[in-house]
Molecule: transfer RNA
Organism: soil metagenome
RNA sequence: GCCCCCUUAGCUCAGUGGCAGAGCACCGCCAUGGUAAGGCGGGGGUCGUGGGUUCAAUCCCGACAGGGGGCU
Numbered sequence: 001g002c003c004c005c006c007u008u009a010g011c012u013c014a015g016u017g018g019c020a021g022a023g024c025a026c027c028g029c030c031a032u033g034g035u036a037a038g039g040c041g042g043g044g045g046u047c048g049u050g051g052g053u054u055c056a057a058u059c060c061c062g063a064c065a066g067g068g069g070g071c072u
Stems, first nucleotide, its partner, number of pairs: 001071007010024004018055001026042005048064002051061002
């Protein structure tokens, strides 16, 4: 220098055009003599940034940034 993949909640990841979700973590409640495990509920997101396409973009297109891999 060229090519490919990834970027979504604190962490690990789903979601591939039309409500942003799960598990763990965190908070509250129940339960216990008490703790853990367990049950119920809750908070938390400019979907990496900024453009394009579209009636509508986390999703499609191209650019940039960060991370990973390959080739030379």